A computed fold for a 472-nucleotide part of an RNA from a metagenome, annotated as small-subunit ribosomal RNA, 3' major domain. RNAcentral holds the full RNA, with entries from SILVA. It matches the Rfam family "Bacterial small subunit ribosomal RNA".
Context: one part of a larger RNA
RNA sequence: UGACGGGGGCCCGCACAAGCGGUGGAGCAUGUGGUUUAAUUCGACGCGCGAAGAACCUUACCCAGGCUUGAACUGCUGAUGACAUCCUAUGAAAGUAGGCUUCCGCAAGGACAUCUGUAGAGGCGCUGCAUGGCUGUCGUCAGCUCGUGUCGUGAGAUGUUGGGUUAAGUCCCGCAACGAGCGCAACCCUUGUCUUCUGUUGCCAUCAGGUUAAGCUGGGCACUCUGAAGAGACUGCCGGUGACAAACCGGAGGAAGGUGGGGAUGACGCCAAGUCAGCAUGGCCUUUAUGUCUGGGGCCACACACGUGCUACAAUGGCCGGUACAAACCGUUGCAAACUCGCGAGGGUGAGCUAAUCGGAUAAAGCUGGUCUCAGUUCGGAUUGUAGGCUGCAACUCGCCUGCAUGAAGUUGGAAUCGCUAGUAAUCGCGGAUCAGCACGCCGCGGUGAAUACGUUCCCGGGCCUUGUACA
Numbered sequence: 001u002g003a004c005g006g007g008g009g010c011c012c013g014c015a016c017a018a019g020c021g022g023u024g025g026a027g028c029a030u031g032u033g034g035u036u037u038a039a040u041u042c043g044a045c046g047c048g049c050g051a052a053g054a055a056c057c058u059u060a061c062c063c064a065g066g067c068u069u070g071a072a073c074u075g076c077u078g079a080u081g082a083c084a085u086c087c088u089a090u091g092a093a094a095g096u097a098g099g100c101u102u103c104c105g106c107a108a109g110g111a112c113a114u115c116u117g118u119a120g121a122g123g124c125g126c127u128g129c130a131u132g133g134c135u136g137u138c139g140u141c142a143g144c145u146c147g148u149g150u151c152g153u154g155a156g157a158u159g160u161u162g163g164g165u166u167a168a169g170u171c172c173c174g175c176a177a178c179g180a181g182c183g184c185a186a187c188c189c190u191u192g193u194c195u196u197c198u199g200u201u202g203c204c205a206u207c208a209g210g211u212u213a214a215g216c217u218g219g220g221c222a223c224u225c226u227g228a229a230g231a232g233a234c235u236g237c238c239g240g241u242g243a244c245a246a247a248c249c250g251g252a253g254g255a256a257g258g259u260g261g262g263g264a265u266g267a268c269g270c271c272a273a274g275u276c277a278g279c280a281u282g283g284c285c286u287u288u289a290u291g292u293c294u295g296g297g298g299c300c301a302c303a304c305a306c307g308u309g310c311u312a313c314a315a316u317g318g319c320c321g322g323u324a325c326a327a328a329c330c331g332u333u334g335c336a337a338a339c340u341c342g343c344g345a346g347g348g349u350g351a352g353c354u355a356a357u358c359g360g361a362u363a364a365a366g367c368u369g370g371u372c373u374c375a376g377u378u379c380g381g382a383u384u385g386u387a388g389g390c391u392g393c394a395a396c397u398c399g400c401c402u403g404c405a406u407g408a409a410g411u412u413g414g415a416a417u418c419g420c421u422a423g424u425a426a427u428c429g430c431g432g433a434u435c436a437g438c439a440c441g442c443c444g445c446g447g448u449g450a451a452u453a454c455g456u457u458c459c460c461g462g463g464c465c466u467u468g469u470a471c472a
Stems, first nucleotide, its partner, number of pairs: 001472002003469003007466007015456002019420005026311008034302002042050002061297007073120004078115004086099005102111003122286002125284003131280002133275003136271001138269001143182006149158003162173003188263004193231005199225001202221003207218003234257001237251005313413001317372007329360003334353002339348003379410001384405007426448007
């Protein structure tokens, strides 16, 4: 100087407390461990993680069958004149064997292809403890440092401590310090209010036409909205407190008030943290195999244990009718209306749309009427049988969906434990990426919409000062 303390002081955070909803019990989905296996590929202080999507492919694993300058690529030497397509045989395929068979140029030669040899090649083989790059984490915590000066023999200290204050090393005051840098904040995006401009594909107040109805038509750009430029919030104003400071408390005005809400943004560093399997790369290893091609299997196994989710256990509910209101997004190898067939999944046909125009697309919870009446039930839907549909060479291992039948566990969950402070939790549906197909996961979108916070004694994590130490 740090680190540590079941030392002290001050302070903060859904850290506790106050509340709301869960997990832990059940069934299923999914990941991990373990076990099993020919293989259940590999990695990950991780566990709906890499994986934004394992039937083949992917694929790295296993079994079997092939190839060896090789599946792809570059150069050189020599040889051949074709190679490929096509055909035949064989085969599970890959492949192997055979048949047909060059071009430009007078020529030299060249192009292309194959073969031989060779230097490379190839490797998801090892080492993340040789590395780059990127990332996680403490933590969006308020810290981390430097120059000069001063103090100290020195390591170092000071500044950065102190008094206030803040979300903040934020600002003010003081001070042997004076300044400065990286962080904080602001600048960026989005959302909330208004103005101007813009009016089609959007909108419809006024005028006219028209319809069973409908911005449907003329017309208009007022309104909504689209999307561009501005305005607006700065403790600016008033009062109080305070050291006359910084600031804090209350108020006015305002769409918004003290960082308005949300996002992007992650200092010096720590963990030899993670990644050689995204990529790059040193070294090592391999070279008729640890490379490469193909068929099939596996990654989907299952006495068990754990994590993350979904669906429930019902009446604030289930079922059956009627009826209302979104946002964001996607679509030409595509989205597909209307019509039609089917109980349905879906099929047929196919208008329109490169989309503010057409389509996906009926939002659901809600409201309203009926029914069920506390029951393992008209709750719950696992499991299984069967008949079908779709995608795709192909759904046996191992896809999704539909109809009929079946109707399991489950009556609110021990110890323990998680999330959340407002348009949040809870609850309800919608969309997208990946994608032929496959979503209870992930990423977004809107609808309905709470309760509670006395407080900082305690648990956890963190910041500053101080103290002890046989630790570095």